[in-house]
Model confidence (mean pLDDT): 81 of 100.
This is a predicted structure of a 74-nucleotide RNA (transfer RNA) from Nitrospinae bacterium AH_259_B05_G02_I21.
The organism belongs to Nitrospinota, within Bacteria.

RNA sequence: GGCUGAGUAGCUCAGUGGUUUAGAGCGACGGUCUCAUAAACCGUAGGUCGUGGGUUCAAUCCCCACCUCAGCCA
Numbered sequence: 001g002g003c004u005g006a007g008u009a010g011c012u013c014a015g016u017g018g019u020u021u022a023g024a025g026c027g028a029c030g031g032u033c034u035c036a037u038a039a040a041c042c043g044u045a046g047g048u049c050g051u052g053g054g055u056u057c058a059a060u061c062c063c064c065a066c067c068u069c070a071g072c073c074a
Base pairs, nucleotide, nucleotide: 001073002072003071004070005069006068007067010026011025012024013023028044029043030042031041032040050066051065052064053063054062
């Protein structure tokens, strides 16, 4: 340099047929319980869906460029 894949909550990851409130587990915080802690149960917060642009009435999803990471080839 070329090709392929990935980028979504603090972490690990789903997700989709474009139109409506974007999710799970773990973690954090609060509560119930307990003498207390843990466990268990209940709840709350937490997201520019990598960046910019394009198509569209409408994009996390489709298209283009770029950035970062991983792999393969040279």